A computed fold for a 69-nucleotide RNA from a soil metagenome, annotated as c-di-GMP-I riboswitch aptamer. Its mean pLDDT, the model's own confidence on a scale to 100, is 86. RNAcentral holds the sequence, with entries from MGnify.
[in-house]
């Protein structure tokens, strides 16, 4: 390459948080790690200066399915 599969943005609905955001359900923009960790840098939140959000911002770690010529 080719195939078996996997995840799952916006948006709606239910639930949870003061919020970023999370969880579950339907839903498909996209992803070869869009699995998994928050060390770092970024960004964004509060009851603010030290606590969160963000792994689908990027870097890192760290584990991983298929594989033809």
């Nucleotide at each position: 390459a080719a195939a078996c599969g996997g995840c799952a943005a916006a948006c709606c609905c239910g639930g949870g948080g003061c919020g970023a955001c999370c969880c579950g359900g339907g839903g498909a923009c996209g992803c070869a790690a869009a699995g998994c960790c928050u060390c770092c840098g970024g960004u964004c939140u509060c009851a603010a200066c030290g606590a969160g959000a963000u792994a689908g911002c990027g870097g890192g770690g760290u584990u991983c399915c298929c594989g033809a010529a």